[in-house]
RNA sequence: AAGUUUGAUUCGCUUAAUUUCCUGAAUAUAGGAAAACGGGGGACCCAUUAGGAUAAUAUGAGGCGUAUUCCGAAAGGAUAGAGCAACUCUUUCAGCUCGAGCCUGUCAGCUAACCUCGUAAGCGUUGAAAGGGAGUGAAC
Numbered sequence: 001a002a003g004u005u006u007g008a009u010u011c012g013c014u015u016a017a018u019u020u021c022c023u024g025a026a027u028a029u030a031g032g033a034a035a036a037c038g039g040g041g042g043a044c045c046c047a048u049u050a051g052g053a054u055a056a057u058a059u060g061a062g063g064c065g066u067a068u069u070c071c072g073a074a075a076g077g078a079u080a081g082a083g084c085a086a087c088u089c090u091u092u093c094a095g096c097u098c099g100a101g102c103c104u105g106u107c108a109g110c111u112a113a114c115c116u117c118g119u120a121a122g123c124g125u126u127g128a129a130a131g132g133g134a135g136u137g138a139a140c
Base pairs, nucleotide, nucleotide: 003140004139005138006137011124012123013122014121018035019034020033021032022031023030036119037118038117039116040115041114046109060107061104062103063102064101069078070077071076081098082097083096084095087133088132089131090130091129092128093127094126
C1' cells in the first nucleotide's frame, strides 16, 4: 500500500424533546433551577381592509404536529406530506409503514423589547445503483 473478515445496547434511530445542578433518595419515581433546542403571544414600519353607523354570526377564528385534500351514507379508498440509521451528505429506481391526536375559547397578520409554554413518546429499521466529503478500530 492492497485485500479479506469482523464490531457498538455503557451503542444508536425517529423527534424540539438533550445536558447539568439542587431537594429528596434506593443510580427508581417525584419536585425545582439553569443551559440548549423547539413552539405561542406581542409595537413601529410593512402587509391586509377601504365612506360611516348599527345588527347578526358555534358549521366562527386560530394554534401544535408530516398528519392535508378529494371520493364515499358509513366502513373505507386515494392523496399533499413524513419515516424506513450504522462514517456522513445528496440523488435515482423499486418496495414498506404512517398519513393520528390535541389545545385556545370569540381572541391572535408580520413583529424589536418583553411575556409565556414544551422537552412527551415510540423504536433496533426494505433492496439496488450513482456521486460528493470525511476517515479507516481489531484480526489475518
Molecule: c-di-AMP riboswitch aptamer (ydaO/yuaA leader)
Organism: Mahella australiensis